[in-house]
Context: one part of a larger RNA
Molecule: large-subunit ribosomal RNA, domain I
Organism: Candidatus Babeliales bacterium
RNA sequence: AGCAUUUGGUGGAUGCCUUGGUAUUAGGAGGCGAUGAAGGAAGUGGAAGACUGCUGUAAGCUUCGGGGAGCUGUCAAUCGAGCUUUGAUCCGAAGAUUUCCGAAUGGGGAAACCCACCUAGGCAGAACCUAGGUAUUCUUACUUGAAUACAUAGAGUAAGAAAGCGAACGGCGUGAACUGAAACAUCUAAGUAACGUCAGGAAAAGAAAACGAAUGUGAUUCCCUUAGUAGUGGUGAGCGAAGAGGGAAUAGCUAAAAACCUGUGUUGUGUAAGCCUGUACGCGUUGCAACACGGGGGUUGCGGGAAAUAAUUAUCUAAAAAGUACUGUUUUUAGGUUAUUAAGUUUAAUUUAAUAGAAUACUCUGGAAUGGGUAACCAUAGAAAGUGAAAGUCUUGUACAUAAAAAAUUAAGUCUGAUAAUUGUUAUUCUCCCAAGUACCACAGAGCACGUGAAAUUUUGUGGGAAUCUGCCCCGACCAUGGGGUAAAGCUAAAUACUACCUAAUGACCGAUAGUGAACAAGUACCGUGAGGGAAAGGUAAAAAGAACCCCGGGAGGGGAGUGAAAUAGAACCUGAAACCAAAUGUUU
Repeated sequence: AGCAUUUGGUGGAUGCCUUGGUAUUAGGAGGCGAUGAAGGAAGUGGAAGACUGCUGUAAGCUUCGGGGAGCUGUCAAUCGAGCUUUGAUCCGAAGAUUUCCGAAUGGGGAAACCCACCUAGGCAGAACCUAGGUAUUCUUACUUGAAUACAUAGAGUAAGAAAGCGAACGGCGUGAACUGAAACAUCUAAGUAACGUCAGGAAAAGAAAACGAAUGUGAUUCCCUUAGUAGUGGUGAGCGAAGAGGGAAUAGCUAAAAACCUGUGUUGUGUAAGCCUGUACGCGUUGCAACACGGGGGUUGCGGGAAAUAAUUAUCUAAAAAGUACUGUUUUUAGGUUAUUAAGUUUAAUUUAAUAGAAUACUCUGGAAUGGGUAACCAUAGAAAGUGAAAGUCUUGUACAUAAAAAAUUAAGUCUGAUAAUUGUUAUUCUCCCAAGUACCACAGAGCACGUGAAAUUUUGUGGGAAUCUGCCCCGACCAUGGGGUAAAGCUAAAUACUACCUAAUGACCGAUAGUGAACAAGUACCGUGAGGGAAAGGUAAAAAGAACCCCGGGAGGGGAGUGAAAUAGAACCUGAAACCAAAUGUUU
């Protein structure tokens, strides 16, 4: 020096564990904000710091309810000072307080700071203190008010609203590239990512100018299927329907416009035309016409509505008006009835604290019994967790059953208010109406599964530019026949999508290099000017019983003693692999 064995050191794998994650299911909630949010800064405790809570009333204040013996949050002990059966700490509901920054909103600003003004009160006071107010934009109402006479612009006051934040889901707009095509340009990726904007608890869509070709269906949305079919496609890569069929869920409506009637305003007409009919009286700021705005009317495709005529059925009640009286006619209002809806109220259910909750002993081993043995019991409870090893009967619970002063949600009823309806039908037709720079066409695009193609249907820009029911659109160029529908206005629940958040539960999900980046003072330490990047780090023991005292040593560390079942469980602490290091023994050279 090599090899082997043994004993140790180092190291922290492995095993076991779980306070943390992760995925899903069911239910809830689906927003918060000028009554100042989200998020922060600074403070706040008897004692330094961090976390949590709170805000000069500062780990808290008040009221109400629950609960019943200890309490003054955590790391985290210790000391001190206190509170509490006159009910504390704690849990729930409703209030109060809530510094400064932040949309930040009195002005400014290098966020958490600086500087004001107005009003009221205190005060002798202009100083000081306290309280409140003072941003912008829009809407409505009002007060003022230029050039410039009326006016308008502008200025101001009051009231109301908006703003900002937030995970995904939704609508609309703008809109890539890598990539694939084994290169690449049409194409693809993809109308994806990203960005902008606007919302809701869902959004969007939606009651046929639909589909289709059956003797048809009958708003929309979603799922299965049709079907990787028909198609489309440098006919490459790829892209890729629809009708029918089966389900989920079902719900239908308004009338802006038009004809006609009517109210108000403006303009014109100008003392007679006329004022619902007839007579009389009266009026004439009436009347009539045009325009604008409002109300009634009206809503459909066996076309509908209006108007006129005719017929039939019917008429809720009362009052008023149409210049006055009577007469007829018309209109309006109120009440009743029905339907819908808002607020209040009643009842019920649910949620936000909780209550109650059965049943075992002995013995053996052991440090410890939940284990072994013997004999019992409960069970609408043998889910689960904890307890010195493995517990239905020890603890917390679990099953069944109960409970709310206060607040919230939902459902049903009731009452009050608001809104809507309150004659319908039939026949006839000369007439009127039925959404215009629209439909449609051309050109250039987009979007439709469909790349311009034979390219319909949808939609945008530019140019041209209809018709009104004997109309117009569609049925994949186009034409005829046949069929379907009624555009150019609008509303509409459910089935559908999602989960930042709350509650309950589950897992052939992870178990500390895993699972969230984060089981620990984690978006922390640290890095970066910044946008941003971003860790490592769990385990003594049943219980600290955490080693009094003695000895060596400056200490660190160790040897005794003691605790403990165990100290090779001694805090660098469960187990303690390998690499690596050392010593001892054997052996070889």